[in-house]
Context: one part of a larger RNA
């Protein structure tokens, strides 16, 4: 010198762009953060309209009242489907095939795409609801009724599994495995679309494996029994001690094994001429992880932040018998700390998720808010003005300086204010034009012995004090305090950690 997610002192006009709990992965009052689909399905509720059947009013075909169909529209839970394994936060763990890179084999892949081929006949239940019942609650228990792209058999079926065979392939016999209907249209098919099922490829993704890299410590030197390898058999989408049973005795290690401390990894970011040092905030890739600890469940995907199950701890409600939760999503609220925002607005943009679509949900996101926290950009005027004015400081008392600095004088209007239009914006608000006001609303801090730019005067009197390092200060101090003057940076200016 640069630098920083910084803090602290003073001080502060405005604007753009970023950025903001580095500590306690401490606890969290309340509110949102993940829902869609009526083009899958019955059901209840409310309206409209046409109508079967009854009543009543009469003007005899209008009106109204009840019940019962059909249709359409709102709502309502509940079946189902697809989505909740993304998206959002964190960095505790982890020295590790976690990560980065280059390679591999024995693997699965919902939704998308391309081809191929099929979609036939049926059966049974259940939720909602209806009745009883128990509970203080959360909740649950029995009868009954019902429907579906929910469930379950039957048919058909390979180039898809499986066995067998040989003349080992475009190869033969057997066996085995599928499926769901829903809108538009039609007078009815025919016909559209969206689906369903069965195999292939294909795009994204994902698992597994292997070589290199990949932090200190030798005041850790010997580790290791599912350890090391085979066989058999289970398990897995899939290879594998991954599991098990038997067999062998093996495998790592000074090219650091074990052990122990630290740590998420990387693209990158800082400094540096580089080489190399140090870091991993903000953005993206990957991993982990969701009070702690362990399980599995559905599912293509999860061993699953806002699901479920066990145990802990902790906090709550209780009618004491029992129950409920999990902010390392957004706000917000205690703590802890030198330190880090609002319990804001919005789906208009973009992106996702369900939907055929209209849309709906979205604290991603996109916007406003606070903070000089960074960075850039802009002001605080411009120009003329010597009687060198008052006034301050020093003075050898002539004088010097602050100083064209001020007053004055002309002259501008960025910034502000004020008003009027535009144009963009879900809006909040934001630009932009025009007009008027009026130098107005805006400058500070740190330093002046040397390094290292800037000097005199006064106080003080090894006192009070300064200090990064030499080191000042004991009676004329350029180094302390204070004022005049100067230097330096400038809406910042210094200290204070830390890093090159």
């Nucleotide at each position: 010198g640069g630098g920083u997610g910084a803090a602290c002192g003073c001080u502060a006009g405005c604007g753009g762009c970023g950025u903001g709990c580095c500590u306690u992965a401490a606890g969290c009052a309340u509110g949102c953060a993940a829902g869609u689909g009526g083009a899958a399905c019955g059901c209840c509720c409310u309206g409209a309209a046409c109508u079967u059947g009854a009543g009543u009013g009469c003007u005899u075909g209008c009106a109204u009242u009840c019940u019962g169909g059909u249709u359409c529209a709102g709502g309502g839970a509940g079946u189902c489907g697809c989505g909740a394994a993304c998206g959002g936060c964190u960095g505790a763990g982890u020295a590790a095939c976690a990560a980065g890179u280059a390679a591999g084999a024995a693997c699965c892949u919902a939704c998308c795409c391309a081809c191929a081929a099929g979609u036939g006949a049926g059966g049974a239940a259940u939720a909602c609801c209806c009745u009883g019942c128990c509970g203080a609650a959360a909740g649950g228990c029995a009868g009954g009724c019902u429907a579906a792209u929910a469930c379950c058999g039957c048919a058909u079926a390979a180039u898809c599994u499986c066995a067998u065979g040989c003349u080992u392939g475009c190869c033969a016999u057997g066996a085995g495995u599928a499926a769901a209907g829903g809108g538009c249209g039609u007078a009815a098919c025919u016909g559209c679309c969206c689906g369903c099922u069965u195999g292939u490829g294909g795009a994204g993704g994902g698992g597994c494996u292997u070589g290199c890299u990949c932090a200190c410590c030798a005041u850790c030197a010997g580790c290791u029994a599912g350890u090391u390898g085979g066989u058999g058999g289970g398990g897995u989408a899939a290879u594998g001690g991954c599991c098990u049973a038997c067999c062998a005795a093996g495998g790592c290690u000074a090219c650091g094994a074990c052990g122990g401390u630290u740590a998420g990894g990387g693209g990158a970011g800082a400094u540096g001429a580089g080489a190399g040092u140090c870091u991993g905030a903000c953005c993206c890739c990957c991993c982990a992880g969701a009070a702690u600890g362990g399980g599995a469940c559905u599912g293509a995907g999860a061993c699953a932040c806002g699901g479920c199950c066990c145990a802990u701890a902790c906090a709550c409600c209780u009618a004491c018998g029992g129950g409920u939760g999990g902010c390392a999503g957004c706000a917000a609220c205690u703590g802890g700390g030198a330190a880090u925002c609002g319990u804001g607005c919005g789906c208009a943009a973009u992106g996702g998720g369900c939907g055929a679509a209209a849309g709906c949900c979205u604290g991603a996101c996109g916007c406003c808010g606070c903070g000089a926290c960074g960075c850039c950009g802009c002001g605080u005027g411009u120009g003329g003005g010597a009687u060198g004015a008052a006034g301050g400081c020093c003075u050898u008392a002539g004088g010097g300086u602050c100083g064209u600095a001020a007053a004055c004088c002309a002259c501008u209007u960025u910034u502000g204010c004020c008003a009027a239009g535009a144009g963009g914006g879900a809006g909040a608000c934001c630009u932009c034009u025009u007009g008027g006001c009026g130098a107005a609303u805006a400058a500070g801090c740190a330093c002046c012995c040397g390094c290292u730019a800037a000097c005199u005067a006064c106080g003080u009197g090894c006192c009070a004090g300064c200090a990064g390092c030499u080191g000042c200060g004991g009676u004329a101090a350029g180094a302390c305090g204070u004022a005049g003057g100067g230097u330096g940076c400038g809406a910042g200016c210094g200290u204070u950690a830390c890093c090159c």
Molecule: small-subunit ribosomal RNA, 5' domain
Organism: Candidatus Woesebacteria bacterium